[in-house]
RNA sequence: CUCGACAAAGGUAAAUCCGGCGAAAGCCGGAGACGCAAAGCUAUGGGUCUAAGGCCUCAUCCUGAGCUUGUUGAAGGGCCGGAUGAGCUAAGAUUGCCAGGCUGCCGAAG
Numbered sequence: 001c002u003c004g005a006c007a008a009a010g011g012u013a014a015a016u017c018c019g020g021c022g023a024a025a026g027c028c029g030g031a032g033a034c035g036c037a038a039a040g041c042u043a044u045g046g047g048u049c050u051a052a053g054g055c056c057u058c059a060u061c062c063u064g065a066g067c068u069u070g071u072u073g074a075a076g077g078g079c080c081g082g083a084u085g086a087g088c089u090a091a092g093a094u095u096g097c098c099a100g101g102c103u104g105c106c107g108a109a110g
Stems, first nucleotide, its partner, number of pairs: 002110001003107002011036002016031006034096001040102003044099003047094004053089002056087007064080001066079004
C1' cells in the first nucleotide's frame, strides 16, 4: 500500500412512530435498528424524486367588461380573460443510487 478477523474499542442509524420546518420531494430533533469499513465531508458528472413559482403547448369547462366576425336582428364562431387537469421548466432534494474529489479509527491472516 492492498485488504477487512464470528478481533478489540468505538461510530453511524433504514423502515416505522411522535414533534417541528417545507408547496412538495425531503430536512431537523426524539424514540427505534434494517443495515453500513468510509452509511465521514463534498451536489462536481450521471441517475432518481419534487414542481409552490414560471413559461409555452394541449385538453376540458366557464363567464365577462371588452375586441372581432356573422346576421335584417339574433344564434353561433374567433381573439382576449379565468378555472381545472396534463406536459415542460427556473429551482429544489437525494452522498443509505453510482462515479469523481477531499479526509479518516483499528490491525489478524494473505